The prediction has a mean pLDDT of 82.
This is a predicted structure of a 66-nucleotide RNA (transfer RNA) from Micromonas pusilla.
The RNAcentral record of the sequence draws on ENA.
The organism belongs to Micromonas, within Eukaryota.
RNA sequence: CCGUAGUUUAGUGGUCAUGACAAACGCCUUCCAAGCGUUAGACCCGAGUUCGAAUCUCGGCGGUUG
Numbered sequence: 001c002c003g004u005a006g007u008u009u010a011g012u013g014g015u016c017a018u019g020a021c022a023a024a025c026g027c028c029u030u031c032c033a034a035g036c037g038u039u040a041g042a043c044c045c046g047a048g049u050u051c052g053a054a055u056c057u058c059g060g061c062g063g064u065u066g
Base pairs, nucleotide, nucleotide: 001063002062003061006021007020008019014051023039024038025037026036027035044060045059046058047057048056
């Protein structure tokens, strides 16, 4: 300094947590790939502040760097 789907990423207190890749299903195609559509999938753990916390505070755990 950082921790958010399998990987990656947006979020700076307020409506259903965003996008890409990957996955499943469908469309298209003689078949595959590509393309298009749909679906499922996540806030490291605990406590506190607040009407309301992924976001602020504290502690813990883990990672990166000096």